[in-house]
RNA sequence: GGGUGAGGUAGAGGAGCGGUAUUUAAGAACCAUGGAGAAGUAGAGGAAGCAGAGAUCCCAUGGCACAGGAACUAUCGCCGAAGUGUAAAGUGGCCUCACCGCUUUAUGCUGGGCUUGCAGUGAACAGCUGCAGGACUGUCCUUAUGGCUUACCCAGGUCAUAAGGUUGAGCUAUCUUAUCA
Numbered sequence: 001g002g003g004u005g006a007g008g009u010a011g012a013g014g015a016g017c018g019g020u021a022u023u024u025a026a027g028a029a030c031c032a033u034g035g036a037g038a039a040g041u042a043g044a045g046g047a048a049g050c051a052g053a054g055a056u057c058c059c060a061u062g063g064c065a066c067a068g069g070a071a072c073u074a075u076c077g078c079c080g081a082a083g084u085g086u087a088a089a090g091u092g093g094c095c096u097c098a099c100c101g102c103u104u105u106a107u108g109c110u111g112g113g114c115u116u117g118c119a120g121u122g123a124a125c126a127g128c129u130g131c132a133g134g135a136c137u138g139u140c141c142u143u144a145u146g147g148c149u150u151a152c153c154c155a156g157g158u159c160a161u162a163a164g165g166u167u168g169a170g171c172u173a174u175c176u177u178a179u180c181a
Base pairs, nucleotide, nucleotide: 002180003179004178005177006176007175008174009173010172011171014079016078017077018076019075020074021073023071024070030063031062032061033060034059035058040050041049043097044096045095046094082110083109084108085107086106087105088104089103090102091101092100093099111137112136114134115133116132117131118130119129120128121127138167140165141164142163143162144161145160146159147158148157149156
């Protein structure tokens, strides 16, 4: 000096990921009016409340923006960033179950964004989730061609292009440590 293993540090991919705040568009729930309707009323049971002075449910119009979600801008933290499936625990929704939301743990999947179809969710033609595709792009590996690398050749290294394969517990650089011939 080289190979391999372990640990640390710093980085790269780009419409890159997530949080927070203002503004903006749309808007469930809620309120009012009108119509229809006629007995009880939430997914089931119960309590409360409301209800022939016509409730619940359905339709229309208007109001409101206070839900969750979306976009721009700014800012913060980052590159398993983060998201998501399953299971368990805790917690919120009047009580129990169901269902829904939030948090934590374990485990699986996904390199990244875009896009198409189907299904679900959602007020939504926005967005999100799952499954199955498409082209693009990043990483590493292999092969080929070309350039550069001492005047030339071989070999090696490096860059670019093309094809194929792989994918984050990855990759690049660097430090420490152990070990190998």